A computed fold for a 566-nucleotide part of an RNA from Sphaerochaeta sp., annotated as large-subunit ribosomal RNA, domain I. Rfam family: Bacterial large subunit ribosomal RNA. Rfam links the family to the GO terms structural constituent of ribosome and ribosome. NCBI's taxonomy places the organism under Bacteria, Spirochaetota, Spirochaetales, Sphaerochaetaceae, Sphaerochaeta. Its mean pLDDT, the model's own confidence on a scale to 100, is 82.

Context: one part of a larger RNA
RNA sequence: GGUCCACGGAGGAUGCCUGGGAGCUGCGAGGCGAAGAAGGACGUGACAAGCUGCGAAAAGCUGCGGGGAGGGGCCAAUACCCGAAGAUCCGCGGAUCUCCGAAUGGGGUAACCCACAUGGUAAGAAUCAUGUAUCAUAAUAUGAAUAGAUAGUAUUAUGAGGCGAGACGCUGGGAAGUGAACCAUCUGAGUACCAGCAGGAAAAGAAAUCAAAAGAGAUUCCCCCAGUAGCGGCGAGCGAAGGGGGAGGAGCCCAAACCGUACUCUGAGGAGUAUGGGGUUAUAGGGCCUCAGCGGGGCGAGACCCGUGCAGUUAACAAACCGAAAUGUAGCAGAAGGGAACUGGGAAGGCCCGCCAAAGAGAGUGAAAGCCUCGUAUGCGAAACAUUUAGGACUGCAUGGCUGAGGAACCUGAGUACGACGGGACACGAGGAAUCCAGUCGGAAUUAGGGGGGACCACCCUCCAAGGCUAAAUACUCUGCAGCUACCGAUAGCGCAUAGUACCGUGAGGGAAAGGUGAAAAGGACCCCGGGAGGGGAGUGAAAGAGAACCUGAAACCGUGGACUU
Repeated sequence: GGUCCACGGAGGAUGCCUGGGAGCUGCGAGGCGAAGAAGGACGUGACAAGCUGCGAAAAGCUGCGGGGAGGGGCCAAUACCCGAAGAUCCGCGGAUCUCCGAAUGGGGUAACCCACAUGGUAAGAAUCAUGUAUCAUAAUAUGAAUAGAUAGUAUUAUGAGGCGAGACGCUGGGAAGUGAACCAUCUGAGUACCAGCAGGAAAAGAAAUCAAAAGAGAUUCCCCCAGUAGCGGCGAGCGAAGGGGGAGGAGCCCAAACCGUACUCUGAGGAGUAUGGGGUUAUAGGGCCUCAGCGGGGCGAGACCCGUGCAGUUAACAAACCGAAAUGUAGCAGAAGGGAACUGGGAAGGCCCGCCAAAGAGAGUGAAAGCCUCGUAUGCGAAACAUUUAGGACUGCAUGGCUGAGGAACCUGAGUACGACGGGACACGAGGAAUCCAGUCGGAAUUAGGGGGGACCACCCUCCAAGGCUAAAUACUCUGCAGCUACCGAUAGCGCAUAGUACCGUGAGGGAAAGGUGAAAAGGACCCCGGGAGGGGAGUGAAAGAGAACCUGAAACCGUGGACUU
C1' cells in the first nucleotide's frame, strides 16, 4: 500500500408523505377605466424587518343579514385591550381611499416641482373646496388675408383616450429556414410576424345561389362525398364542388316612383335640403287612374281618440318601472357503538355483542372508524345585491285599408355592370378559363330590361347586382364554483410546494436553489467539562442511534480496530 470483516464519519440516493402542480368535464363569467383602471410608490400595528390587509377615517369606519364564544392576520412571547348590551369571523351594501400611473392645470429624471381662476370673507395672508389636458362631434358666439364669406379662435354639452388572456375573431400589410434529395416557377404560407378594430363570441347571412329536364330554397358548424374531379417545372406537392346525413333554424328594413309639411334658391316652370306618409319584389313587384267586392265605433276628419289584435326591452325597432318566483352571493338541520379485560406509547387493529343506512363519497382523530369529529344522502334558508323566468303596467306596430279586374308605362340602387391592359382571389400556376376583387383607360341597358348555367353562340332553365340589419348551432379561457384522472410526487410536477424572489446584465432581458423532529414541544429544568462551539449525565418521549445541521439514511469519499497479503 492492497483485499476482506466489524464499527463509525461524511453525504443525501431510495422508500413513504404532500401544503404544490398538470390535464380535462359541467355550470357561471367573459371585461376594468376620466365617478381615475391595470400596475405601483409611500405610509399604516403598543413593540413591526418581510408578507398579507388597509389608506392620513390607514391589519381598519358603518348599515343590514348570518353566526354564537372566544378574539386582537402570517406570528410565538410580553403588555394592554375587546366580547352574551353578541365581539372576532362570514356575506351583501355604503363611507374613507395619500402620491404616481391613460394621468388630464404647466413642467418632470414616475411616485416630485411650480401654478392660475372662482367661492367660503369687506380686503389681504394662510388654509380649504371646486375647476383649468388633448382629440372628435354638435350648438352658440366671435372672426383674417378679402367686400360677402371661409379658415381660424372662444365657450358649453356629449363622447373618446389607457389596461387585459402570449386565447378565440375580422381587416390592412406580409417573410424565410424548409420540401422539391441542386434550384429559379412551385412549396413552406397567406403560415410566422407587424399594424388597425371589435365582441362575448366574431365573421357570414335571406340568392343577379345552385342544379339539370327532376328540382332545391339565407348563413354557420360536423360526418360523408374524396384524397375523388381537377390543378401541378403534370415534379415536389396542392386539392374542390353538386349531392347525402346531422347540429341549429328566423327572417327583415331602406333607396326610388307618388302624396304632404318646413326652409332655402329660382330663369317663377321648378329645384335642393330636412322630415312624415307610401313602398321593398321575379309565376316580377310597387306607384298612378278607373271599376267591383269586403271593411269595428267616434268626432273637431287627423301624423287624431276609443276599442280590438299582434309584438317587445334576447334580432331586424326604442327604452324605463312594479311586485312575484327560481337561482347565486353567508348559512342551518342532518341517522347509528359499546367493552377494563387482548396487543400496543396510542385502537380506529384482534375478539365479543349490537345499531344506522335516501347517509358504506371523502378527510381527520396517537395505527386500519358507516355509527368519535368534520362531513356525506336528504331537507331547509336571505334584511341586501345580482341574474333569469313568467306576468302586470308601459311602449311600438296594425286596424287609416285589403282583394280582384282593366288601363297606363312613372319607379325598382351608374362612372355601376361590362370590355381592354397588367395584377390578385377562386383546389384551378394564363390555360379553352368561366366566376369574384380592386388599379389604369374606356363605358351600357332600364322589364320588349338585366345577371348566371366554366371560352363563345342558339334554345331552354334559373335568378334580380350595383343599399343595410339579423339570434342559434361554431371558436377560445386571464377568471369563479363543483368535480374527475390506467397525471407528477420535491433533479418529478408550473420557472416557483411559491419566487419572477436572490442573483446576473447599462438595458431589452435572463433567472435559480431551497419540503418532512414528534401523536403532542412534552424543544432537554438541574449538575459536570469547556472561553465558546460542543459534549457527558439527569429529565421528556414509544423511540433522542426522532435533539431542531432533526423521518428513512444507499453509494462515491474519509477514518478506527482486526484478519490476510505485497